[in-house]
RNA sequence: AAAAGAAAAAGGCAAAGGUUCUGAAAGGAACUGACGCAAAGCUGCGGGUCUAAGGGAGCAUUGCUCCUAUGACGGCUGGGUUGCUCUU
Numbered sequence: 001a002a003a004a005g006a007a008a009a010a011g012g013c014a015a016a017g018g019u020u021c022u023g024a025a026a027g028g029a030a031c032u033g034a035c036g037c038a039a040a041g042c043u044g045c046g047g048g049u050c051u052a053a054g055g056g057a058g059c060a061u062u063g064c065u066c067c068u069a070u071g072a073c074g075g076c077u078g079g080g081u082u083g084c085u086c087u088u
Stems, first nucleotide, its partner, number of pairs: 003088004012037002017032006035075001041081003045078003048073003054068006
């Protein structure tokens, strides 16, 4: 330096829920709170999932239904990239 592993040590992150704000929504932010996580650090390139403002189509038409990301999810997954400790 590289690869693999995760018992210990030093630490780190923070699910659900709650409060407030934001967004059409999915979701996001702050505080609180810990389910868990060896990358549960970053990244929307591949797959997947979620939402449907806008657009389109239809209908029993002023509403409803369906389709569609340009929106979102990194704690769905693969990849890329950065990183702590010890062991092999």
About this RNA:
The RNA shown here (c-di-GMP-I riboswitch aptamer) has 88 nucleotides and comes from a Bacillota bacterium. Its mean pLDDT, the model's own confidence on a scale to 100, is 88. It matches the Rfam family "c-di-GMP-I riboswitch aptamer". Rfam describes the family as follows. GEMM was predicted in a large-scale screen for bacterial structured RNA regulatory elements. The sequence was found by an Rfam model in a public genome assembly.